[in-house]
C1' cells in the first nucleotide's frame, strides 16, 4: 500500500409525519423532525420491479323503452414521466481492530 470484512474512534445521512414552494399526478426542493443506513454518495442511456398520466382495445356494472350515448371498473399493449431508501449494475468514498 490493495482487497475481503464491519470492531472501535471521528463525523454523515434522514424515513413516516408536518409546514411552504413546484407538478395533472407518481414525485421533487427547502425548513422541522429521526425510522433506519457501512456508501441511505452519485448515475434512471445496463437490466428488472412498482408508481403516475394519456391514448387505444377489451369484460363487467349503471342511467334511460331500443339502436346508440354517457360514467365507473378488473385486466393488456404503447408512449412519456417517476423511483438510486425496491433489487440487480457501473463509478467515487472516511477509519482500520479480529
Nucleotide at each position: 500500500u490493495u482487497u475481503c470484512c464491519g470492531a472501535a474512534a471521528a463525523g454523515g445521512u434522514a424515513a413516516a409525519c408536518u409546514c411552504u414552494g413546484g407538478g395533472u399526478a407518481a414525485c421533487c426542493a427547502g425548513g422541522g423532525g429521526a425510522c433506519a443506513c457501512a456508501a441511505a454518495g452519485c448515475c434512471a442511456u445496463c437490466g428488472g420491479g412498482u408508481c403516475c398520466u394519456u391514448u387505444u382495445g377489451a369484460u363487467u356494472c349503471u342511467g334511460g323503452g331500443a339502436u346508440u350515448c354517457a360514467g365507473a371498473u378488473a385486466u393488456a399493449a404503447a408512449a412519456g414521466g417517476a423511483u438510486a431508501g425496491c433489487c440487480c449494475g457501473g463509478c467515487u468514498g472516511c477509519c482500520g481492530a479480529a